[in-house]
Source information:
SAM riboswitch aptamer (S box leader) from Fictibacillus phosphorivorans, 117 nucleotides, folded computationally. Of the family's consensus pairs, 97% are formed in the model. Its Rfam family is "SAM riboswitch aptamer (S box leader)". About the family: The SAM riboswitch is found upstream of a number of genes which code for proteins involved in methionine or cysteine biosynthesis in Gram-positive bacteria. Its family is annotated with regulation of gene expression in the Gene Ontology. Lineage of the source: Bacteria > Bacilli > Caryophanales > Fictibacillaceae > Fictibacillus. The prediction has a mean pLDDT of 81.
RNA sequence: CUCUUAUUAAGAGCAGGUGGAGGGAAUUAGCCCUAUGAAGCCCGGCAACCAUUCGUACUGAAUAGCCAGUAUGGAAACGGUGCUAAAUCUAACAGUGGUCACGCUGAGAGAUGAGAG
Numbered sequence: 001c002u003c004u005u006a007u008u009a010a011g012a013g014c015a016g017g018u019g020g021a022g023g024g025a026a027u028u029a030g031c032c033c034u035a036u037g038a039a040g041c042c043c044g045g046c047a048a049c050c051a052u053u054c055g056u057a058c059u060g061a062a063u064a065g066c067c068a069g070u071a072u073g074g075a076a077a078c079g080g081u082g083c084u085a086a087a088u089c090u091a092a093c094a095g096u097g098g099u100c101a102c103g104c105u106g107a108g109a110g111a112u113g114a115g116a117g
Base pairs, nucleotide, nucleotide: 001117002116003115004114005113006112007111008110013043016042017041018040022033023032024031027092028091029090030089044084045083046082049080050079052075053074054073055072056071057070058069059068060067088109093106094105095104096103097102
């Protein structure tokens, strides 16, 4: 970098430190946050994807057991990641409801984890 798959309206510092002007992925248009201090870094915190652990069901070459795999429920959070304004801030494409103001559904794109190349 590409592919597969799951999740993506919950949660987390309204006076932590440092830092100094920008930030909200990219383009366009909005709308926001920001010197009552942005990004970044450190610390703290949140969640619980992987890993760990305890059950349940099924499968495996033969009863039970053991072991392994798959699915599922719980625990803890030491380890690997991630996240910590607003729905992935909103719209952009397709379909659809409509008293045309505004909605609804899906796709696409993005983000994160796990697996494969």